This is a predicted structure of a 108-nucleotide RNA (SAM riboswitch aptamer (S box leader)) from a Bacteroidales bacterium. It matches the Rfam family "SAM riboswitch aptamer (S box leader)". About the family: The SAM riboswitch is found upstream of a number of genes which code for proteins involved in methionine or cysteine biosynthesis in Gram-positive bacteria. The model forms 97% of the base pairs in the Rfam consensus. Its mean pLDDT, the model's own confidence on a scale to 100, is 84. The source organism's lineage runs through Bacteria, Pseudomonadati, Bacteroidota, Bacteroidia and Bacteroidales.
RNA sequence: GAUUUAUUGAGAAGCGUUGAGAGACCAGGCUCUGCGAAACGCUAGCAACCUUCACGCCACAGGCGGGAAAAGGUGCUAAAACCUGGCCCGUAAGGGAAAUGAUAAAUU
Repeated sequence: GAUUUAUUGAGAAGCGUUGAGAGACCAGGCUCUGCGAAACGCUAGCAACCUUCACGCCACAGGCGGGAAAAGGUGCUAAAACCUGGCCCGUAAGGGAAAUGAUAAAUU
């Protein structure tokens, strides 16, 4: 990198280096930003995918469900994945399913 499955309106920030952009891509909007963007480093934290523990259920080598824990492997710590876009339903407000992206686990 590819494939499959799951999740994606919750949660959690300070410092240092640096110095102008950033919010995935395109368009439109909006927002953040020299009271310091992005990146990198350190520290702290969040979450609970992998992990551990006990419980319940079932058609019981197993599967499913909710609960607890947090040492380790990842991930994450402005705003819903910032919002809208193409499709479906709806007079509208709005709702739904996708696509794309992101993350995890397994396989390759």